Predicted 3D model of a 74-nucleotide RNA (transfer RNA) from a Candidatus Nanoarchaeia archaeon. The prediction has a mean pLDDT of 81. The sequence is in RNAcentral, with records from ENA.
RNA sequence: GGGCUCAUAGUUUAGUUGGUAAAAACACUGGUUUGUCACAUCAGAGAUCGGGAGUCCGACUCUCCCUGGGCCCG
Numbered sequence: 001g002g003g004c005u006c007a008u009a010g011u012u013u014a015g016u017u018g019g020u021a022a023a024a025a026c027a028c029u030g031g032u033u034u035g036u037c038a039c040a041u042c043a044g045a046g047a048u049c050g051g052g053a054g055u056c057c058g059a060c061u062c063u064c065c066c067u068g069g070g071c072c073c074g
Base pairs, nucleotide, nucleotide: 001073002072003071004070005069006068007067010026011025012024013023019057028044029043030042031041032040050066051065052064053063054062
């Protein structure tokens, strides 16, 4: 330098023939329970989807550029 791939809540993942409230588990906060903690149970907060632009009535999902991680080639 070239090619492929990944980037979604604090963490690990789901969600893609574009469709209108972005889901789950653990973690976190509060209640119940307990002598206390833990466990259990109920409820709650938390990501507009790496950044920018474009296409479209509509984009996490398509296209382009950039950033970062991984792999391969030279």